This is a predicted structure of a 102-nucleotide RNA (SAM riboswitch aptamer (S box leader)) from a Cyclobacteriaceae bacterium. Taxonomically the source falls in Cyclobacteriaceae (Bacteria, Pseudomonadati, Cytophagia, Cytophagales). The sequence was found by an Rfam model in a public genome assembly.
RNA sequence: AACUUAUUUCGAAAGGCGGAGGGAUUAGGCCCUGUGAAACCUUGGCAACCUAACGUAAAAUGCGUUGUGGUGCCAACUCCUACCCUAAAGGGAAGAUAAGUC
Numbered sequence: 001a002a003c004u005u006a007u008u009u010c011g012a013a014a015g016g017c018g019g020a021g022g023g024a025u026u027a028g029g030c031c032c033u034g035u036g037a038a039a040c041c042u043u044g045g046c047a048a049c050c051u052a053a054c055g056u057a058a059a060a061u062g063c064g065u066u067g068u069g070g071u072g073c074c075a076a077c078u079c080c081u082a083c084c085c086u087a088a089a090g091g092g093a094a095g096a097u098a099a100g101u102c
Base pairs, nucleotide, nucleotide: 002101003100004099005098006097007096008095013043014042015041016040021032022031023030026082027081028080029079044074045073046072049070050069052066053065054064055063056062078094083091084090
């Protein structure tokens, strides 16, 4: 890289550095941004996918609590629309993240 499963309208920012872009890709919108974008670094936080501890339970599974460790994340529904069905809702594809397979 590929494949499988689950989740994807909750939640959570300061500083340094940097100096013009950014919001995955294409198109159209819309938005953020010199009151300082991306990238990188530090600290902090959110969450609970895996792990760990504890509780519940005869045990396993399960459920719950905590948040030790591994990831992830910290504008806007995955910013919105695109394909199907549509009055709306909804579904699909793609993407993202986690765990696993190879």
It matches the Rfam family "SAM riboswitch aptamer (S box leader)". Rfam links the family to the GO term regulation of gene expression.